[in-house]
């Protein structure tokens, strides 16, 4: 220095719910709020799940569902 790993420190994100808005819906955004998270940062590439439609084909969502890719703070054992 890098990797594995996850003590400490400084911090970070933000579930359910509530209000408003968008949306056909799933759901998303903003504010409040904290269940939790060492990538709960990002990407819809693959499977899954959800919504709409459906003979089929398809469109949308979900990364806090799994895998994968990619970027990153700190430095004890």
């Nucleotide at each position: 220095u890098a990797g594995c790993c996850g003590a400490a420190a400084g911090g970070g994100c933000a579930a359910a719910c509530u209000a408003u808005u968008c949306g056909a819906a799933a759901g998303a955004a903003u504010a409040g709020g904290g269940c939790g998270c060492a990538a709960a940062g990002g990407c819809a590439c693959a499977g899954g799940c959800c919504u709409c439609a459906u003979a089929g084909a398809g469109a949308g969502g979900u990364a806090g569902g799994u895998g994968g890719c990619u970027u990153g703070c700190c430095g004890a054992a």

This is a predicted structure of a 77-nucleotide RNA (c-di-GMP-I riboswitch aptamer) from a Candidatus Aerophobota bacterium. The source organism's lineage runs through Bacteria, Bacteria candidate phyla and Candidatus Aerophobota. The prediction has a mean pLDDT of 86.